This is a predicted complex of two RNAs, RNase P RNA and transfer RNA, with 465 nucleotides together. Rfam match: Bacterial RNase P class A. The family's RNA type in Rfam is ribozyme. From the family's description: Ribonuclease P (RNase P) is a ubiquitous endoribonuclease, found in archaea, bacteria and eukarya as well as chloroplasts and mitochondria. The coordinates come from a structure-prediction model, not an experiment, and the mean pLDDT is 77.
């Protein structure tokens, strides 16, 4: 100077004018009304989106189902410590891949508990024999030979051997020697791998080192499964109240219904008729409302300053008070500064100055909170890295 | 709120780990046929399997995560 890694922050600023929700205060010279009140409405103050408010992928708070109790069946998770209310997150460490590096990425337990699957090719996808090699036997055939025989091919058959060939994404450790008909961890020696033991190191995952054991028979569990842990169900349209309103009828009902929506056991309520009857409860059809509170804004809160930690994160003190609509406010216009990018013009370039012209995103609460994820103009700012010069 | 399906040439489908270099049918184009045009035959082009990563020896297909679409309840 140029490419780059990671973490973090911002999300224009002012002012003027008209408008918006909402808490509060104040006026009664204004209006309503069930009227020593209450609303309304005008007016002063205060406050009025976000880093994702989003998608709803997790996890909790909260409220309601009786305890939320036991099994099953289902999800979810899956190296190890730690951090949290909690998690599938975060953060620190090992493992394995990746990249010169800073640094990223990984659903990363179990493949001698079981089953499935490995297409094409290949003989063979987990224990195999297609070609080769090698031994016997049985038939013929050449040469040699007076014969007995012997070599050396071929044909079947039986059996051995994974050392060669070729198949494949993967082929039964490598590799050199013993050995053997011929071969083989069958046996050795180094070497890589696994697994017992023991020693160091580390809370740990795991790492290193000594020894032993021929144990060296593949993958795949983001396919079943197995094995460890974790999840009771439902949602603020939860859930209470208030206010209005309506009409009732039909079936079904004792191995009976409710406790909510997966089942069975436990537990609790309710209700156990007797045939001219049938209660809780289901179902269906009509029928009626479409209003209002509270839930609903102080909270796992924010900011800062110390302490504890490698960090996440906690812990103490101090100080703030920070939106709450109910078809859904939080917005428009204009002026000035700031910022980015074109062009002109000064001085030909680079700074730099002025003038003109464009842009400024991606989005907007609705029960909260905590993460993930996605979308997002432009811009700062810390570390660190690799490549060229220079000193 | 709560669930559930879908996403493959222009357009409707199939294909649910392997012989996919992805079929089928209709569209489209070219040439035959005919006086002409239909229809008939015959060739041909046309696909980031919505997108991104992963797991496998291999992925339209298994998984995760995004976009879009589109139905149920309440």
């Nucleotide at each position: 100077u140029g490419a780059g890694u990671u973490g973090g922050c911002c999300a224009g600023g002012u002012g003027a004018u008209c408008g918006c929700g909402u808490g509060u205060c104040c006026u009664u010279a204004u209006c309503u009304c069930u009227a020593u009140g209450a609303g309304a409405a005008a007016g002063g103050c205060g406050c009025g989106a976000g880093g994702a408010a989003a998608g709803u992928c997790c996890g909790g708070a909260c409220u309601c189902c009786c305890c939320a109790g036991g099994g099953u069946a289902g999800g979810a998770u899956g190296c190890c410590g730690g951090g949290u209310a909690a998690c599938a997150c975060c953060c620190g460490g090992g493992c394995g891949g990746g990249g010169c590096g800073a640094c990223c990425c990984g659903a990363u337990g179990g493949a001698c508990a079981g089953g499935g699957c490995c297409a094409c090719a290949g003989a063979a996808a987990c224990a195999g024999a297609c070609c080769g090699c090698c031994g016997c036997c049985a038939g013929g055939g050449a040469u040699g030979g007076c014969g007995a025989c012997a070599u050396c091919g071929c044909u079947g058959g039986c059996g051995g051997u994974a050392a060669g060939g070729g198949u494949g994404a993967a082929a039964a450790g490598g590799c050199g020697g013993u050995g053997u008909a011929a071969g083989a961890g069958a046996c050795c020696a180094c070497c890589g791998g696994c697994g017992g033991g023991c020693c160091g190191g580390g809370u740990a995952a795991c790492c290193g080192g000594c020894u032993c054991g021929g144990c060296c028979a593949g993958g795949c569990a983001a396919c079943c499964c197995c094995c460890a842990u974790c999840c009771g169900g439902a949602g603020c349209a939860a859930a209470g109240c208030c206010a209005a309103g309506c009409a009732g009828g039909a079936g079904g009902g004792a191995u009976g219904g409710c406790g909510c929506g997966a089942c069975c056991c436990g537990c609790g309520c309710c209700g156990c008729a007797u045939u001219u009857g049938g209660a809780a409860c289901c179902u269906c059809c009509g029928g009626g409302u479409a209003g209002g509170c509270u839930g609903c804004g102080c909270g796992a809160g924010g900011c800062g300053u110390c302490g504890g930690g490698c960090a996440a994160c906690c812990g103490a003190c101090g100080u703030c008070c920070c939106a709450g609509a109910u078809a859904g406010a939080u917005g428009a216009u204009c002026g000035c500064c700031g910022c980015g990018c074109c062009g002109a013009u000064g001085u030909u370039c680079c700074c730099c100055a002025u003038c003109g012209g464009c842009g400024a995103a991606c989005a907007g609460a609705a029960u909260c909170c905590g993460g993930c994820u996605u979308a997002u103009c432009g811009g700062c700012c810390a570390a660190c890295u690799c490549a060229a010069g220079c000193a | 709120g709560g669930g559930g399906g879908c996403g493959u040439g222009g357009u409707g489908u199939a294909g649910u780990g392997g012989u996919c270099g992805a079929a089928c049918a209709u569209g489209u184009g070219g040439c035959c046929c005919u006086g002409u045009c239909a229809a008939g035959g015959c060739c041909a082009a046309g696909a980031u399997c919505g997108c991104g990563g992963g797991u496998u020896c291999a992925a339209a297909u298994c998984c995760c995560g995004u976009c879009g679409c589109u139905c149920c309840c309440g």